[in-house]
Large-subunit ribosomal RNA, domain VI from an alkali sediment metagenome, 256 nucleotides, folded computationally.
RNAcentral holds the full RNA, with entries from SILVA.
Its Rfam family is "Bacterial large subunit ribosomal RNA".

Context: one part of a larger RNA
């Protein structure tokens, strides 16, 4: 912009799709077949691998949120910090992920090559000329995604000048380059703070006790123990209106 007031739910013409590939094993079966030696298949089930789509309960990786240890230096010392590749190192939730997990049936239709039935032309024969039956990972459905811009522009329900509905603004994230999308806006748990739970790290500071030793005899002292599963932290969950979603504004008035 169109369809011409809107909102929601659909239909599905059409479009797209890895809608999987291969191998091995077991049963079928030591069966059919074969004198024996040997030795199948249809079908059913399982596994592996490759590819592909998705997911994060487990396992693993990462984890420049976080916690801890520690070196050099600076902030006079302590405490607490800055910088040095995140200084280096040890852990690590969420998230993201693979090395982890789950999917990727089967069937039908119409066929190709091909195999056939009936059967003339041509008293026979002949799958073909009329007619009919089979037959493939290819084709068309069933499955997944999309789709009314399908110009044949669809359908249904509801609302609408007693203003339907939408945009902006505001708080946000299951969304995100910007737009867009989705949720919420006091008739409220949308985000933050707080509390509780859960989780990470690993036992804070201060104080008390001990302490190799040093000492100017006053004390000092690495480190150890207790206080202390502490302290610090959390992109998670719940509770809770304490804070902020206040207040507003614009479009929209429709039928040749």
């Nucleotide at each position: 912009c169109g369809a011409u007031g809107g909102u929601g739910u659909c239909u599905g013409a059409g479009g797209g799709g890895a809608a999987g590939g291969u191998g091995c094993c077991u049963c079928u079966a030591g069966u059919a077949c074969g004198a024996g030696a040997g030795g199948a298949a249809c079908g059913a089930g399982g596994c592996a691998u490759c590819a592909u789509a998705g997911c994060c309960a487990c396992u693993a990786g990462u984890g420049c949120a976080u916690c801890u240890g520690u070196u050099g230096u600076c902030c006079g010392g302590u405490a607490g910090g800055g910088c040095a590749u995140u200084g280096c190192a040890g852990a690590g939730c969420a998230g993201c992920c693979a090395c982890g997990c789950u999917g990727u049936a089967g069937c039908a239709g119409a066929u190709a090559a091909a195999g056939g039935c009936u059967g003339a032309a041509a008293g026979c024969a002949u799958c073909u000329a009329a007619g009919c039956c089979u037959g493939a990972a290819a084709c068309u459905g069933u499955c997944c995604c999309u789709a009314a811009a399908a110009c044949g522009a669809g359908a249904c329900a509801c609302c609408u000048u007693c203003g339907a509905g939408g945009g902006c603004u505001c708080c946000c994230a299951u969304a995100g380059a910007a737009g867009a999308u989705g949720g919420g806006g006091u008739u409220g748990a949308u985000a933050g703070a707080g509390c509780u739970g859960g989780g990470g790290u690993g036992u804070a500071a201060g104080u008390c006790g001990g302490g190799a030793g040093c000492u100017u005899c006053g004390g000092c002292g690495a480190c150890c123990g207790a206080u202390u599963c502490a302290g610090c932290c959390c992109g998670c969950a719940g509770c809770c209106a304490c804070u902020a979603a206040u207040a507003g504004u614009c479009c929209g008035g429709a039928a040749u």